[in-house]
Molecule: Bacterial RNase P class A
Organism: soil metagenome
RNA sequence: AGCCCGCCGGGCGACCGCGGCUCCUCGAGAGCCGAGGAAAGUCCGGACUCCAUAGGGCAGGAUGCUGGCUAACGGCCAGGCGGGGCAACCCGACGGAAAGUGCAACAGAGAGCAGACCGCCGAUGGCCCGUAGGGGCACAGGCAAGGGUGAAACGGUGGGGUAAGAGCCCACCAGCGUCCCGGGCAACCGGGGCGGCUCGGUAAACCCCAUCCGGAGCAAGGCCGAGCAGGGGUAUCGGCUGCCCGCCGGCAAAACCCCGGGUAGGCCGCUCGAGCUCGCGGGCAACCGUGGGCCCAGAUGGAUGGUCGCCCAGGAGCCGCAAGGCUCCGGACAGAAUCCGGCUUACAGGCGGGCU
Numbered sequence: 001a002g003c004c005c006g007c008c009g010g011g012c013g014a015c016c017g018c019g020g021c022u023c024c025u026c027g028a029g030a031g032c033c034g035a036g037g038a039a040a041g042u043c044c045g046g047a048c049u050c051c052a053u054a055g056g057g058c059a060g061g062a063u064g065c066u067g068g069c070u071a072a073c074g075g076c077c078a079g080g081c082g083g084g085g086c087a088a089c090c091c092g093a094c095g096g097a098a099a100g101u102g103c104a105a106c107a108g109a110g111a112g113c114a115g116a117c118c119g120c121c122g123a124u125g126g127c128c129c130g131u132a133g134g135g136g137c138a139c140a141g142g143c144a145a146g147g148g149u150g151a152a153a154c155g156g157u158g159g160g161g162u163a164a165g166a167g168c169c170c171a172c173c174a175g176c177g178u179c180c181c182g183g184g185c186a187a188c189c190g191g192g193g194c195g196g197c198u199c200g201g202u203a204a205a206c207c208c209c210a211u212c213c214g215g216a217g218c219a220a221g222g223c224c225g226a227g228c229a230g231g232g233g234u235a236u237c238g239g240c241u242g243c244c245c246g247c248c249g250g251c252a253a254a255a256c257c258c259c260g261g262g263u264a265g266g267c268c269g270c271u272c273g274a275g276c277u278c279g280c281g282g283g284c285a286a287c288c289g290u291g292g293g294c295c296c297a298g299a300u301g302g303a304u305g306g307u308c309g310c311c312c313a314g315g316a317g318c319c320g321c322a323a324g325g326c327u328c329c330g331g332a333c334a335g336a337a338u339c340c341g342g343c344u345u346a347c348a349g350g351c352g353g354g355c356u
Base pairs, nucleotide, nucleotide: 001356002355003354004353005352006351007350008349010311011310012309013308014307015306016305018034019033020032021031022030023029024027036333040344041343043342044341045340046339047338048217049216050215051214060213061212062211063210064209065079066078067077068076069075080094081092082091083090084089095208096207100206101205102202103201117147118146119143120142121141124140125139126137127136128135129134155173156172157171158170159169160168174198176195177194178193179192180191181190182189183188221268222267223266224265230259231258232257233256234255237249238248239247240246275294276293277292278291279290280289281288282287312331314329315328316327317326318325319324
C1' cells in the first nucleotide's frame, strides 16, 4: 500500500412515563422482561393454515460445471474450468450453436453453403508485333498468397508445388472428433494413437435438453358472539262441542321465550423455537452428533420513550517547548407485527485475527 474473515455499533446511575407476564397483604402495590444486524426490500426457500388434488400430460415459471451441507433453496462450503490481478485474492446463468429459426450498428468489394476494391497470374483460348525462336496486351478467364476494412474475413509457421495460387501435398503446432492408458467419487487433469483437414459468433434471442414447482396467505384459519333485521312459539278469536282438556285453522301490534346464519366486538392462532450459549467429539469446510446451562418483546388508534448527571470512543478551537490542560460539539443506518433459513440494500465510528 492492499486482500480476506469475524465482531461491536455507546456505558452507568437518578427521576418521570409506556406495553406484557407472575405474585400478593388487591393497591396510583412488588418483582421480572421489553427491537435489529439489518427488525428494511418483500427477492428466493420452508414451517403452519385453508382450499384443490387418482395417475399422466399441455401451458407457464424457475434453475443449469462437479461433489457435499440443509427441513428446503435461486443459499452455503469444498473442488474443477474460464477470466482479471505482480500477489494475497476476486469475478463468472459455467448445459446445448455439426436440431431448426433469427440477429450482427459502423466500416468494408464481400458478414455465412462468403468475397475480386487494390493486387497477382494470364499456363489455355483471343488480339497485336515479328520470317522465326519469341515478345507484348490484359479480352475471356484463373487466384483468397499479399494490401486495405472490421469485434469477427472460412486454421498458424515453414517447405514442396504452380502461370499465379490454394490442406493441393508434406512436417510441426493449435483446434475438433474418436479410441486407449494413468490419476480423481465426479467436474476434470496428464499422456499416447488414429482420422478428415478446420466445421465462425450470439441461447440474461426464440428454441432444444435435464431437474424442480398445485393455489392463496396470520386481514391464513378456528371459537364465542351483542344490537338491528328474519323465522317460530305463547294468551285473547273461530271450528269439532254448550263447558273443561285436547286437536285443527287464523290474526295485528306490544311484551316475553326459542332458533339458525352472521355484523360490531372479544378470545385463540401468538410465540419454546430447524432456539440461544459453553464444552467435547467428527469433518479441510459448510455442517453434524453429544453433554451442561439459559428463557430472550408479543403490541392491535399498535408499548419499547423523555429529562438530568458522570464516563467512554471521536471531532474542532485555545493555552503550553513538551507531557498535558481547558472549552464546545458529539455516537450512524434504522426500527418488530405468525415464525424460521438465506439473499440484497442502508450504515458515523471502532475492535480483533489471518494473509500478500